[in-house]
A computed fold for a 530-nucleotide part of an RNA from a metagenome, annotated as small-subunit ribosomal RNA, 5' domain. The full RNA is in RNAcentral, with records from SILVA. The coordinates come from a structure-prediction model, not an experiment, and the mean pLDDT is 88.
Context: one part of a larger RNA
RNA sequence: GAUUGAACGCUGGCGGCAUGCCUAACACAUGCAAGUCGAACGGUAACAGGUCUAGCUUGCUAGACGCUGACGAGUGGCGGACGGGUGAGUAACGCGUAGGAAUUUACCUUGUAGCGGGGGAUAACUUGGGGAAACUCAAGCUAAUACCACAUAAGCCCGAGAGGGGAAAGCUGGGGAACAGAAAUGUCCUGGCACUAUGAGAUGAGCCUGCGUUGGAUUAGCUUGUUGGUGAGGUAAAGGCUCACCAAGGCGACGAUCCAUAGCUGGUCUGAGAGGACGACCAGUCACACUGGGACUGAGACACGGCCCAGACUCCUACGGGAGGCAGCAGUGGGGAAUAUUGGACAAUGGGGGAAACCCUGAUCCAGCAAUGCCGCGUGUGUGAAGAAGGCCUGCGGGUUGUAAAGCACUUUAGUUGGGGAGGAAGGCAUUGUUUUUAAUAGAGACGAUGUUUGACGUUACCCAAAGAAUAAGCACCGGCUAACUCUGUGCCAGCAGCCGCGGUAAUACAGAGGGUGCGAGCGUUAAUC
Repeated sequence: GAUUGAACGCUGGCGGCAUGCCUAACACAUGCAAGUCGAACGGUAACAGGUCUAGCUUGCUAGACGCUGACGAGUGGCGGACGGGUGAGUAACGCGUAGGAAUUUACCUUGUAGCGGGGGAUAACUUGGGGAAACUCAAGCUAAUACCACAUAAGCCCGAGAGGGGAAAGCUGGGGAACAGAAAUGUCCUGGCACUAUGAGAUGAGCCUGCGUUGGAUUAGCUUGUUGGUGAGGUAAAGGCUCACCAAGGCGACGAUCCAUAGCUGGUCUGAGAGGACGACCAGUCACACUGGGACUGAGACACGGCCCAGACUCCUACGGGAGGCAGCAGUGGGGAAUAUUGGACAAUGGGGGAAACCCUGAUCCAGCAAUGCCGCGUGUGUGAAGAAGGCCUGCGGGUUGUAAAGCACUUUAGUUGGGGAGGAAGGCAUUGUUUUUAAUAGAGACGAUGUUUGACGUUACCCAAAGAAUAAGCACCGGCUAACUCUGUGCCAGCAGCCGCGGUAAUACAGAGGGUGCGAGCGUUAAUC
């Protein structure tokens, strides 16, 4: 000099854009952070509508009916493995980079083929019982895209072959004829979404290898599933991954093992560079989710807001037994020099579910707080010598503050008040045109047209007008380094100080004042890196 996730002191007008627990991976009150689908299912607790019945104050009350819109609880599907947080552990194929083969991949795209006919349960519900609660037991009833086996079976799997094995589920929109039915409706035809098997792709994931990746030798030897083989098991998959047997190997001064420290990277800071230091925010990746262990489900987890066991802690209890996990967003206590709101909205972007409307989303977008940082703007402009008054200095003549002020003439950025006012909106819904599908001028899809509707921010940005200099300057320093000097007080005292050093009666170095210098909504100090 540059820099910082900074802190402290004094001071403080506005805006934009960023950033904000670096310490206790300490403990957490409260609320929210993952749901959704009735177009899978039986249904109907609540709300609304409708129909029926009864009462009457003739438009209200009560009851019944799932009939309709919808929908609590439940079965079922998909999603809770993403998104969000933290850096404790880890010196490792963890990360970075370059390769590899023995794998898998829900949803998505594309191809081929199929989607037949049956069965038995069970929750909800009802009844009864146990328990303080959490919850739970028994009996009975019922549905499905839940479950089961049968049929069919390939370019699938096993097998050298012969041969063997092996699946599925429906829901919904529309409809002329024919058939069934009293009708509703169904068969049937047709569109869409699902479903099953399998091939390819895309994406994600698992695995292996070369090289690189902090310090210590006051750590020199380490290793028995250890190193290799055969066989078996196991995995989605290669492999001592596991096991039986056999051999006795394997690693190490090119630093094994051990100890300490640490998430890694793109990058950031600094520097002319080489290098050094760092790894906040943003992005990629890994690990973790009160501590330790374990598996279940699933395409995917050994799962932050799932389960089981053990432990510590907290809470409830009728003492028998139960409940919990903010390193999600806010917030509280504690620790600390130190770090924010128990805010708004799903309008946009993205995610989950759904055919869609839509619902959910503390992701996200916004707002609030903080000069924490960077950038921009303002705190007036011109004129004005009687060089006013006052202050300070003085050699008493004057000098300086100083065009500074006052005065005069202007301007109105920002702020205040009032008015106008984009863009962020793409979509959705309704009607309709063309076209594709089709038996169809139903319906559905694609591309348009018209109308209508969707904004948290938001009293938005921006523009116009009004008044009026009106509302807005400090901080550090002035001995040398280092830009900037005098007076008074003090008298090795009080004090200053980054280094050299000042102060013991004329201190440009202490303290105050006048003046000056530097930076300026900041300025200094401390800490830290180069």